Context: one part of a larger RNA
Order: sequence, then C1' cells, then structure tokens
RNA sequence: UGACGGGGGCCCGCACAAGCGGUGGAGUAUGUGGUUUAAUUCGAUGCAACGCGUAGAACCUUACCAGGGUUUGACAUCCUGCGAAUCCCUUGGAAACUUGGGAGUGCCUUCGGGAGCGCAGAGACAGGAGGUGCAUGGCUGUCGUCAGCUCGUGUCGUGAGAUGUUGGGUUAAGUCCCGCAACGAGCGCAACCCACGUCUUUAGUUGCCAGCAUUUAGUUGGGCACUCUAGAGAGACCGCCGGUGAUAAACCGGAGGAAGGUGUGGAUGACGUCAAGUCAUCAUGCCCCUUACAUCCUGGGCUACACACGUACUACAAUGCUACGGACAAAGGGUUGCAAACUCGCGAGAGCUAGCUAAUCCCAUAAACCGUGGCUCAGUUCAGAUCGUAGGCUGCAACUCGCCUACGUGAAGGAGGAAUCGCUAGUAAUCGCAGGUCAGCAUACUGCGGUGAGUACGUUCCCGGGCCUUGCACU
Repeated sequence: UGACGGGGGCCCGCACAAGCGGUGGAGUAUGUGGUUUAAUUCGAUGCAACGCGUAGAACCUUACCAGGGUUUGACAUCCUGCGAAUCCCUUGGAAACUUGGGAGUGCCUUCGGGAGCGCAGAGACAGGAGGUGCAUGGCUGUCGUCAGCUCGUGUCGUGAGAUGUUGGGUUAAGUCCCGCAACGAGCGCAACCCACGUCUUUAGUUGCCAGCAUUUAGUUGGGCACUCUAGAGAGACCGCCGGUGAUAAACCGGAGGAAGGUGUGGAUGACGUCAAGUCAUCAUGCCCCUUACAUCCUGGGCUACACACGUACUACAAUGCUACGGACAAAGGGUUGCAAACUCGCGAGAGCUAGCUAAUCCCAUAAACCGUGGCUCAGUUCAGAUCGUAGGCUGCAACUCGCCUACGUGAAGGAGGAAUCGCUAGUAAUCGCAGGUCAGCAUACUGCGGUGAGUACGUUCCCGGGCCUUGCACU
C1' cells in the first nucleotide's frame, strides 16, 4: 500500500422485510452425474456447468464403435504420360469400390501446342475434431452498468508511498457545489444512437372512409379530413412559481403539459479479478500420427437404465371441465415457397386449382373473454401417462429412433417435508400467436400482442457491493 475482521460510521441493491406466483411431492419432456456398453464421441462443473456449445443426432450431421475398402490420398500447388469433357449399358458387392462394353471428338491455336476436365505414375507434400486454453491470438462469462481506475506537473516523506481521489453538503453516479498544497488531464458516469409515448408537416397506394352516391362486402365512383404507413421536425431544460438550503449544488411541493425531474425500455461493460471458459468456430507455437491418430463406405451408437440432481411442461379441478354460438390483436414468414375457394375424408390429410416475388394474395379461425345448456365434489364428464388397433405425412429409408390423426385403454396425482427461486407496473400472474433452426420433428429458444394484480412500515437481521476509519500474527 492492499487484503481480511462473528471492529466502527455512512450508503445502495427484489439483499431482507411487506406481498403475489412458483420449485422441492406426481406423470412426462429435456440436460447432467452415475452405471452399463463394441461405442454409449467431445467439451462445460459453486454463484458464473446441468432445455449449456446443439437456431432442431433416423442416413447425413458425426468427431464414437464393428466390419468392408484406399494410400500423393476426400481437399491444395508443382512435374510427366495418356485421354476431350461428358453420357449410357453391364459383372461382383451392403455400399464404398470394382469388371467389361458402347456413344462422343468440343474451345483457343503461330499447327509446335495451350486452357479446362478425367485417368495413371514419381515425389515434394497433403491430412489430423490427436495433445497442451497452465505456451498463445481472437472471442466470451463474472464481479457489475458497480462508480470506480489512473496520469502529468507541483508539494510532503530517507524510502515504500502520500497528496490530488480526503473533508462539509448533494446525486442514480469521482453527479455537481463549497472548502482544501494542490493545479490540471485521461479511461469510466452522463449525453450523443435505436424503439415506444404527444403534436406538426410532407406523401396518399396495396392503406383509410367524415360527407355524397353505390354495394352482400371500402365493393365501385369520389375524397386524403381521420386511422395508418414512413421521412423530416417540434417537445422536457428543475425552464416557470413557492418553500428549504451556505446567497451554492441541490431537494420538496405546485402550475402548465401527451410526458417531470435519468419519461420508459434497449444498445453501450473503465483499470482489473478468477493461470475463469474455449486448441471442437477460427487462427496459432511446440509435441505427436503418416499403409494411419489420415480418408471412403455400410450398419450400429450419441436415444442404453437399478438410481441421484438441475431446468421446464401438464395437472391434481367448480374462479373449473365440457358442447354449441358470438367478439377483439400485434409482430412475423412465403417462389425449390405460402397456398384460398371447391370436392373427398370423423380426422390427420388428400385431390384439384385461383392469387401472391406481397400494406394487394396466402399462412390465419388468435386464445383467455362473452352468452346459453350440461356436469355437482367423485379419482369424477378432473387429470391425461401407458398400452392395443387402424390410418396420415415427410423422406432412398421411420425396426433400433420421427411427427400427427381416429377409436379403445385410462396410471400416478387429493396443493407437495427440510429447504429454495422469480418479481416493484403495463411488472408478476395468466392467455394465445409468430419466427429462426428445419425434408420431417419444439413442453426449448427468440420475439409479439390480449387480460392484468398485490405489496414496500422500514434497514435490526441474511447475502452482495461502494466510501471513510480502526485493529492486524497476512501481502
């Protein structure tokens, strides 16, 4: 100087408290440990691993295992020789590969040859998801969006260092004010960026419809006022008023205002810490393999199952379930695509075929909600696991191992011990919708809107953090 203290002072955070809803019990989904296995590829491991890398393992992916092949190689550059490339048939085979046959003679040319492609040969080399994240770059997590971390000059101290950065106030903030042997400055804070909320203006189709006609229908004429769309601007600054305060910074209240004191949300992550994570995105030093630790193929495995844990979904019901009828979104996606209407099918779906490269057409009926009827507290008209049968779809191919439909079957589950998690407002809770990945496959993830609460006295305590100070056997 730091770090630490079951030392002190001040302060903050869904940290506690006050509340609401969960997890922990059940079934299932998924990840992990363990065990098993020929293989169950590898990594991630307190917070900060465990619906994580994986925005989607039937083959492929794939790195693992078994078996069958290849050895200048699946891929790159260079040399030589042959052949145009390419296409078709054929033998063996699970395929990779392999046997034989046929068609075909292109482009440029100085007629020597060349470009491109294929085959063969020799070697330089290729190749490695082999090791080391404790040799590294890059990227990322975390403390933490916490308010801190430093420098120049000066001053003080023999020196390590101190001062500035401490003090009095104040703030979300080392934010600002005042004081002060300090005076300035940098990285952070804030602002500048994006979205939402109000208004103005420009524009008016594919969007909209006030008035006038018209229609089953903004359908058509007409119009661009309104909604909306998407460009440009305005608007919020403690600016105004009152009070408190050192007359300061600021704080409290009020007016006006769509919005008030950072308006709300996002993006943005200082110096550093954890030899944190990643050599399997990529790059890369060194080491290692080179008829194999490389490479091709078929099949299997990553999906195993006594068990343990994490994260979710669905429930245990009447604020519910069920049948019928009725209403209201936003944000997205679509030409190898989205697919209306119509017909068939109980249905998944199929057939046929408009429209749409999209504010035009389609996906596409939002659901919770409202109305009417039934159920009457039961393992039930709750719950839906499991299993049987029959089908549909994708795809060379659904046995291992996909999703969906119908009928039948109808398990556990009676609100969950100790313990533990999230959340302060359009939030929690609850309800659906869409997208990426993707041939197919979503209870995951990323978004979108609908309905829409309760509580916060307060900072004693638990956890984490900031500043000052004190002790110290640690640095």
Predicted 3D model of a 475-nucleotide part of an RNA (small-subunit ribosomal RNA, 3' major domain) from an uncultured bacterium.
Its mean pLDDT, the model's own confidence on a scale to 100, is 84.